A computed fold for a 378-nucleotide RNA from an Acidimicrobiia bacterium, annotated as Bacterial RNase P class A. Its Rfam family is "Bacterial RNase P class A". By type it is a ribozyme. The gene name in the source record is rnpB. The model forms 97% of the base pairs in the Rfam consensus. The RNAcentral record of the sequence draws on ENA. Its mean pLDDT, the model's own confidence on a scale to 100, is 76.
RNA sequence: UGAGCCGGCCGGGCGGCCGCGUGUCGGGGCCGCCGUUCACGCGGCGGUGACCGGCCCGAGGAACGUCCGGACUCCACAGGGCAAGGUGCUGGGUAACACCCAGUCGGGGCGACCCGCAGGACAGUGCCACAGAAAACAGACCGCCGAUGGCGGAGCGACUUCGGUUGGUCCGCACAGGUAAGGGUGCAACGGUGCGGUAAGAGCGCACCAGCGUCCGGGGUGACCCGGGCGGCUCGGUAAACCCCACUUGGAGCAAGGUCAGACAGGGAGCGGGUGGCCCGCCCAACUCCCGGGUAGACCGCAAGAGUCGUCGGGUAACCGCCGACCGAGAUGGAUGACCACCCUCGACAGAAUCCGGCGUACAGGCCGACUCACCAC
Numbered sequence: 001u002g003a004g005c006c007g008g009c010c011g012g013g014c015g016g017c018c019g020c021g022u023g024u025c026g027g028g029g030c031c032g033c034c035g036u037u038c039a040c041g042c043g044g045c046g047g048u049g050a051c052c053g054g055c056c057c058g059a060g061g062a063a064c065g066u067c068c069g070g071a072c073u074c075c076a077c078a079g080g081g082c083a084a085g086g087u088g089c090u091g092g093g094u095a096a097c098a099c100c101c102a103g104u105c106g107g108g109g110c111g112a113c114c115c116g117c118a119g120g121a122c123a124g125u126g127c128c129a130c131a132g133a134a135a136a137c138a139g140a141c142c143g144c145c146g147a148u149g150g151c152g153g154a155g156c157g158a159c160u161u162c163g164g165u166u167g168g169u170c171c172g173c174a175c176a177g178g179u180a181a182g183g184g185u186g187c188a189a190c191g192g193u194g195c196g197g198u199a200a201g202a203g204c205g206c207a208c209c210a211g212c213g214u215c216c217g218g219g220g221u222g223a224c225c226c227g228g229g230c231g232g233c234u235c236g237g238u239a240a241a242c243c244c245c246a247c248u249u250g251g252a253g254c255a256a257g258g259u260c261a262g263a264c265a266g267g268g269a270g271c272g273g274g275u276g277g278c279c280c281g282c283c284c285a286a287c288u289c290c291c292g293g294g295u296a297g298a299c300c301g302c303a304a305g306a307g308u309c310g311u312c313g314g315g316u317a318a319c320c321g322c323c324g325a326c327c328g329a330g331a332u333g334g335a336u337g338a339c340c341a342c343c344c345u346c347g348a349c350a351g352a353a354u355c356c357g358g359c360g361u362a363c364a365g366g367c368c369g370a371c372u373c374a375c376c377a378c
Base pairs, nucleotide, nucleotide: 001374002373003372004371006369007368008367009366010365012343013342015340016339018337020058021057023055024054025053026052027051029048030047031046032045033044034043035042036041060349064360065359067358068357069356070355071354072253073252074251075250079280080279081278082277084249085248086247087246088245089103090102091101092100093099104118105116106115107114108113119244120243124242125241126238127237128236141183142182143179144178145177148176149175150173151172152171153170154169156167157166158165159164191209192208193207194206195205196204210234212231213230214229215228216227217226218225219224257300258299259298260297266291267290268289269288270287272284273283274282275281307326308325309324310323312321313320314319344347
């Protein structure tokens, strides 16, 4: 210098003006009470939705998707069994998780580093398209062989009633048959290389290697790793197929739910209902349904919390502890916007609705740090 990899951070700035919402202060109006007056009125105190003015504050890193996990709330719940769903290497973190951290194993990259829904396929069942001979207690298309048996031929020997019979040798055929080295198909074809062996071949035998099982020793909390011995010589894949194993799961959700105010008109039917999958069992009778009528206002929940930042301490880390400092978005016809001027690198994705922890997805552009590889210079 170029290419790359990982982590952290920012997400136009400044000013003016108009507008919107919460809060707060003030003004005016209204209401109530008290004092005063014969009364009108005046003064004081308190309250107040809407009105006017001042001040302060007013979306995000993802506020998003609503995919997980919790807090909170209501409903349900004696107990047992079955069923259904979820999670799935190990250890740790956490309120909890399918998240995070550290590791193990497997895979990718020269490397920094990245990726993995990663239990069990000797418990059982199922499936493995097309191609191919054969796809799971294998199989034989081409090829190789044809030792053995068969058929044909040529010598030789023996016997002979001279017609033949028979023994062995050689050659041929590829009929029976042998084989799985090689070719070919496929994601996958029943270990690899070499030597021996054979008719040709083959773990058929042997050596080494890989893998599996088992035993022993060592290391690690553990997943697992390292080393050695023995064995039969080799066993396919698929569980995001059923299934098995271990752990685990009640339902609905802030329109949850509660308080206050206000309104109304009751009448009828059922004998069941609940355990929000089922059964046994248990519990309730204040239950359920229909018709008719009424209300749809205010407040709480609701924003100071598993909160943010910093020092120190523990821990490899996630994270935890102590101390200190800091902190007003909160609507419910639902605010957070528009215009002007200047500057710059010319501005992306997108906006709260009970709250929190994650994950996933979208994103113009920019800043900082650690590391890797290649080349060049010293």